The RNA shown here (TPP riboswitch aptamer (THI element)) has 111 nucleotides and comes from a Deltaproteobacteria bacterium. The prediction has a mean pLDDT of 75.
Order: sequence, then C1' cells, then structure tokens
RNA sequence: UCCUCAUGCUAGGGGUGUCCGCCUAAGGCGGACUGAGAGUCUGCUUCUGGCAGGCAACCCUCUGAACCUGAUCCGGAUCGUGCCGGCGUAGGGAAGCGUGAGAGUCGCUGU
Repeated sequence: UCCUCAUGCUAGGGGUGUCCGCCUAAGGCGGACUGAGAGUCUGCUUCUGGCAGGCAACCCUCUGAACCUGAUCCGGAUCGUGCCGGCGUAGGGAAGCGUGAGAGUCGCUGU
C1' cells in the first nucleotide's frame, strides 16, 4: 500500500415455497421435500387468497448469484415446487469504521 484472505461493531438490504392428510362457514392443525433460512405477532381486506407493519432467526452489503427482473421462460427430474441445470462475462441491487494474517514496495542500519 485495502493488493489478497479472514473477522468485529454499527447501519442497511432480502426472501419466507411446494405437496399430502384432517377439522372446516371463516379460521386452522399435523406431516413430508429442498434449503443458510419456508418463523411469530398485529392490522386492513375483494377472505384457506392478498396487502402493510413490528419482532426473531438466517443470508447478504460494491471483493455485491443475498435478492429482484427476464419468467405464466427453456431442458431435466419429481406426487409437486427455482428441486437441478441453463438463462448469467445479461440488466438491477443495500456501507462506513476498525482488527488480524499474508504479499508487495520504499527508507534506514549492518554484512
């Protein structure tokens, strides 16, 4: 020297799916799959749907595939689903201050 890696604090960003069974007017309960994460409370409502907010957990914050758009997308698999791959060197996307290790460069001294 933020060049590489890791990490702490504060602040912020994000998603919350699919299927089965049961009660059932609403409203729910239990279980299974994938995953880091499929949670809980309140309110509104056109009411097993949708929307908004708070809290918790998890992940991510430009070193940005956390997450969104494309997408009612394409191929594969599955009871089914972003389940897997493509798309994707695509377009967006939320930061500041420290700490440690490594690496490089410069200066001084000694040989």
The organism belongs to Myxococcia, within Bacteria.